[in-house]
RNA sequence: GUGACCAUAGCUCAAGUGGCAGAGCACCUGGUUGUGGCCCAGGAGGCUAAGGGUUCGAGCCCCUUUGGUCACC
Numbered sequence: 001g002u003g004a005c006c007a008u009a010g011c012u013c014a015a016g017u018g019g020c021a022g023a024g025c026a027c028c029u030g031g032u033u034g035u036g037g038c039c040c041a042g043g044a045g046g047c048u049a050a051g052g053g054u055u056c057g058a059g060c061c062c063c064u065u066u067g068g069u070c071a072c073c
Stems, first nucleotide, its partner, number of pairs: 001072007010025004019056001027043005049065005
């Protein structure tokens, strides 16, 4: 340099052919316990890497940029 794949909650990952963004762990509160842990109930936490386009509507489709991984040269 060329090509492919990936980027979603603090972390690891979901989200059939576009239609109200979820789970586990972690965190907070309450219950339980002599205290803590385990367990039970509830809660907070996201403008989906950035910018633009298509569409009534985009995490999903198209273009560009950034970062990462892999292959080839």

The RNA shown here (transfer RNA) has 73 nucleotides and comes from an Anaerolineae bacterium.
Rfam family: tRNA. From the family's description: Transfer RNA (tRNA) molecules are approximately 80 nucleotides in length. By type it is a transfer RNA.
The organism belongs to Anaerolineae, within Bacteria.
The RNAcentral record of the sequence draws on ENA.